Model confidence (mean pLDDT): 76 of 100.
The RNA shown here (SAM riboswitch aptamer (S box leader)) has 131 nucleotides and comes from a Verrucomicrobiales bacterium.
It was read from a public genome assembly, where an Rfam model found it.
Lineage of the source: Bacteria > Pseudomonadati > Verrucomicrobiota > Verrucomicrobiia > Verrucomicrobiales.
It matches the Rfam family "SAM riboswitch aptamer (S box leader)". Rfam links the family to the GO term regulation of gene expression.
RNA sequence: CUCUCAUUGCGAGUGGGCGAGGGACAACUGGCCUUACGACCCCACGGCAACCGGCGGUCUCCGGCAACGCGACCGUGUCCAGGUGCCAAAUCCAGCCUUCGCCCAUUUGGUGGGUGUGGGAGAGAUGAGAA
Numbered sequence: 001c002u003c004u005c006a007u008u009g010c011g012a013g014u015g016g017g018c019g020a021g022g023g024a025c026a027a028c029u030g031g032c033c034u035u036a037c038g039a040c041c042c043c044a045c046g047g048c049a050a051c052c053g054g055c056g057g058u059c060u061c062c063g064g065c066a067a068c069g070c071g072a073c074c075g076u077g078u079c080c081a082g083g084u085g086c087c088a089a090a091u092c093c094a095g096c097c098u099u100c101g102c103c104c105a106u107u108u109g110g111u112g113g114g115u116g117u118g119g120g121a122g123a124g125a126u127g128a129g130a131a
Stems, first nucleotide, its partner, number of pairs: 002130007013045005021034003028095004046087003051083002053079001054076005062069002091123001096120003100116007
């Protein structure tokens, strides 16, 4: 760097350093927010969560003839100095497709535009795995 799968409206901040932008979706655009009451970033400590691991249990599903389980399912964070991740706002929102409602225009089979809501796609992020 590429591919596969899962999740992506929950949750969780103090101190120190720095000193101007930041909100990682190539870039860009339009909103909205955050920031000299010091953001972003870095360090320390603290915390959240439960993807992996650990531990306990189960046989509905998965695998197995079966017992059973690295491999399925359920539970557990007082879960051992565990491996990652994360700690403003939905991945801050929108941009592409689409359902429904409303408004406007129209050449009135309909079409186009605006707006709100829901769904989807794409992209990104994180984890686990593969090549």